This is a predicted structure of a 405-nucleotide RNA (Bacterial RNase P class A) from a Burkholderiales bacterium. The coordinates come from a structure-prediction model, not an experiment, and the mean pLDDT is 75. A source record names the gene rnpB. The model forms 94% of the base pairs in the Rfam consensus. Rfam family: Bacterial RNase P class A. By type it is a ribozyme.

């Protein structure tokens, strides 16, 4: 210098005028009227996805059902959050990403292709040692074969039921490997031959195969380190045990429901309810009559509800600073501060100056002038998170590459 990674912060500024909401004081014709002063959106106020406070229902003890979470340790009021670590994976790296318990309890699934997809499987192929079949032969035996053996080769697929395999030297490497040369063995081809060339490479076998050997992978008693997840070593095991649980399921932990339109209080007018009194002894109904009963009038009292109003409502897991503990999330102590509370819902509009961006233009340049624009968005009980949106800008730490000294 270039390209990046991670974390944090800001997110137009100042002034004037006119408004709006709340509040303190004063005035008041007492009406939510007037004057003066003060305060008045966010990092996400958003989505309403988690968690908690608070309120009511209620008393939730146990079991079943259902839901959520799921490596380990910690933080917290709590969490699906955060911090630190482990493991896996991606990246040269700083770092990023991961619902990351159990597939050896059971059930189920694995598209297409393919012979075969989890009780593996002969499609292409390879092999006749033994047994079997056919042919030849008196027989021994020979040749051929599949309804026999073989999972080595080819092919399909994301995946085919662990992987690799001669020796020496040298160079290189991101430490996984790779290049080159020489030697040996086997097989094929060419050549009369010497030899050349191509392919392959443990042993074993008819051909093969953990059948045997070595290494890697896997499992792993045990040992060491760590609180733990786990790491390192590893007797032994020939491999039984592919993948999917964001399929059912199993295991462990947690979860009562509804939500500020929660809920509490005050309380009209009108209508209706209950009780008492007064009055007429009237009218209507009770199938015709009498009694009785019910309804219809006025006054008073009582309680419930509606309109409306008040509270809940913003002093709170609060904010700022310093100190202490901790790697950190966070916690403790001391001091200071009060920071929107609206309810058809205030937090706005205009003008000027400054700042930034884009475009046009003058100029040789420095610079000047003009026009337009300045993100996402907006409280509604509060708080902790997550997620999503966001013009532009600032700061810190770190990584890789190049150049210079």
């Nucleotide at each position: 210098g270039a390209a990046g990674c991670u974390g944090g912060c800001c997110g137009g500024g100042c002034a004037a005028u006119c408004g709006c909401u709340g509040u303190g004081c004063a005035a008041u014709u007492c009406g939510c009227u007037u004057g003066c002063g003060c305060a008045g959106a966010g990092g996400a106020a958003a989505g309403u996805c988690c968690g908690g406070g608070c309120u009511c229902c209620g008393c939730a003890g146990a079991g079943c059902a259902g839901g959520a979470u799921g490596c380990c340790g910690g933080c917290u009021a709590a969490c699906u959050g955060c911090c630190g670590g482990a493991c896996g994976u991606u990246g040269u790296g700083a770092a990023g990403c991961g619902a990351u318990g159990g597939a050896a309890a059971g059930u189920g699934g694995c598209a297409c292709a393919g012979a075969g997809a989890a009780u593996a499987g002969u499609c292409u192929g390879c092999c006749c040692a033994a047994g079997c079949c056919u042919c030849a032969g008196c027989a021994a035996u020979g040749a051929g074969g599949a309804c026999g053996g073989c999972g080595a080769u080819g092919g399909u697929g994301a995946a085919a039921c662990g992987g690799u395999g001669a020796g020496c030297g040298u160079c290189u490497u991101u430490c996984g490997g790779g290049g080159c040369g020489c030697u040996g063995g086997c097989a094929g081809c060419c050549g009369c031959a010497a030899g050349g060339u191509u392919g392959c490479c443990g042993g074993g076998u008819a051909a093969g195969a953990g059948c045997c050997c070595a290494c890697c992978g896997c499992g792993g008693a045990c040992g060491u380190g760590g609180c733990a997840a786990c790491a390192c070593g590893g007797a032994c095991g020939g491999c039984a045990c592919g993948c999917c649980a964001a399929a059912c399921c199993c295991c462990a932990u947690c979860c009562g429901g509804a939500g500020c339109a929660a809920g509490a209080c005050c309380a009209a007018a009108u209508a209706g309810g209950g009780g008492g009194g007064c009055g007429a002894u009237a009218g209507c109904g009770u199938g015709g009559c009498u009694c009785g009963c019910g309804c219809u009038g006025c006054c008073c009292c009582c309680g419930g509800g509606u309109a409306g109003g008040u509270c809940g409502c913003u002093c709170g897991a609060g904010c700022c600073g310093c100190c202490a503990g901790g790697c950190g999330a966070c916690u403790g102590g001391c001091g200071g501060c009060c920071c929107a509370g609206a309810u058809g819902a205030a937090u706005g509009a205009u003008u000027g100056c400054c700042g930034g961006a884009a475009c046009c233009u003058c100029g040789a340049a420095a610079g000047g002038g003009g026009u337009u624009c300045c993100a996402c968005a907006g409280a509604a009980c509060c708080c902790g998170g997550c997620u999503u949106a966001c013009a532009g800008g600032c700061c810190a730490g770190c990584u890789u590459c190049g150049c210079u000294u």